The RNA shown here (transfer RNA) has 75 nucleotides and comes from Luteolibacter sp. Populi. The sequence is in RNAcentral, with records from ENA. It matches the Rfam family "tRNA". By type it is a transfer RNA. The coordinates come from a structure-prediction model, not an experiment, and the mean pLDDT is 81.

RNA sequence: GCACGAGUAGCUCAGCGGUAGAGCGGCCCGCUUACACCGGGUUGGUCGGCGGUUCGAUCCCGUCCUCGUGUACCA
Repeated sequence: GCACGAGUAGCUCAGCGGUAGAGCGGCCCGCUUACACCGGGUUGGUCGGCGGUUCGAUCCCGUCCUCGUGUACCA
């Protein structure tokens, strides 16, 4: 350089055209002598950036950035 995959909540990941979710985590309360566990409540996103298509984009297209995997040529 080329090919493929990934980028979504603090973390791990779903969602794959119709106003974005789970688990864990954080906070508050209960329980406990206390902590943990457990129970209840609550808190969560400019969906990597910029353009385009569309009535409508996390999702489709182009480009750029970052990460991962594979792989040449020249020297």